[in-house]
Predicted 3D model of an 84-nucleotide RNA (c-di-GMP-I-GGC riboswitch aptamer) from a Clostridia bacterium. The sequence was found by an Rfam model in a public genome assembly. The organism belongs to Clostridia, within Bacteria.
RNA sequence: UCUGACAAAGGCAAACCCGCCGCAAGGCGGGGACGCAAAGCCACAGGACCUUUUGAAAAUAGAAAGGCAGCCUGGCCGCCAGAA
Numbered sequence: 001u002c003u004g005a006c007a008a009a010g011g012c013a014a015a016c017c018c019g020c021c022g023c024a025a026g027g028c029g030g031g032g033a034c035g036c037a038a039a040g041c042c043a044c045a046g047g048a049c050c051u052u053u054u055g056a057a058a059a060u061a062g063a064a065a066g067g068c069a070g071c072c073u074g075g076c077c078g079c080c081a082g083a084a
Stems, first nucleotide, its partner, number of pairs: 001083004011036002016031006034070001040076003045073003049067006
């Protein structure tokens, strides 16, 4: 530097349930495992999606504030094994 196997040290933990926080999306803790080779970190890198408020009668567009890194691209860092 490249690769990620039905191997292997170690790790994470979807849905769902319980408790707490939040208007909500959702978050945190416990249980639980669908999966994950970055399912580690970054939401002040871009897009998608979601929530709340606003938005002309309404709806949509738009705007504001948030959420999501287990949607994609991107940035930073890193374990194990194999190969060069």